Description: This is a predicted structure of a 153-nucleotide RNA (c-di-AMP riboswitch aptamer (ydaO/yuaA leader)) from a Solirubrobacterales bacterium.
RNA sequence: GCUCAGAGUGAGCCGAGUCCCCACCAGAUGUGGGGAGCGGGGGACCCAAGAGGUGGCCUGAGAAGGGCCGCCAGGGGCGAAUCGCAAACGCGUAGCGCCACUCCUUCGGCGCGAGCCCGACAGCUAACCCCGCAGGCCCCGGAAGGAGAGGUU
Numbered sequence: 001g002c003u004c005a006g007a008g009u010g011a012g013c014c015g016a017g018u019c020c021c022c023a024c025c026a027g028a029u030g031u032g033g034g035g036a037g038c039g040g041g042g043g044a045c046c047c048a049a050g051a052g053g054u055g056g057c058c059u060g061a062g063a064a065g066g067g068c069c070g071c072c073a074g075g076g077g078c079g080a081a082u083c084g085c086a087a088a089c090g091c092g093u094a095g096c097g098c099c100a101c102u103c104c105u106u107c108g109g110c111g112c113g114a115g116c117c118c119g120a121c122a123g124c125u126a127a128c129c130c131c132g133c134a135g136g137c138c139c140c141g142g143a144a145g146g147a148g149a150g151g152u153u
Stems, first nucleotide, its partner, number of pairs: 010139001012137003018036007037133006047123001052072008074121001075118004083092003095112005101148007
């Protein structure tokens, strides 16, 4: 000097996933409670819509209706993560993220385009009710215009 691996620090990124207070604890990124803030779901009128299927059991005068349990290709939720072709597991794509003071626009470059959950059930929806505040990554880091913030002289 180069390469690889690990740890830490500071800065930074995806994401709603942050901040403050009290108590327990030797301590804590642990546990419980409270507040603020952020995020999600359910839930009227009006509008929209007009559908579960199947097997067993119970009730019932009844092959009516109702209830319970199981199964199913239905339906639904969070998320950018949809859709097409292929049938080789890859190529595209709606959409999304990054290029480090913040925002907008344009050009250029680099990536993602997953996964999980509910369990027959949910449109919208005021009041109201319920839930979450995790997890993961990381030294790659361009340009122009406009507006602003901050710093220096």
Description: Taxonomically the source falls in Solirubrobacterales (Bacteria, Bacillati, Actinomycetota, Thermoleophilia).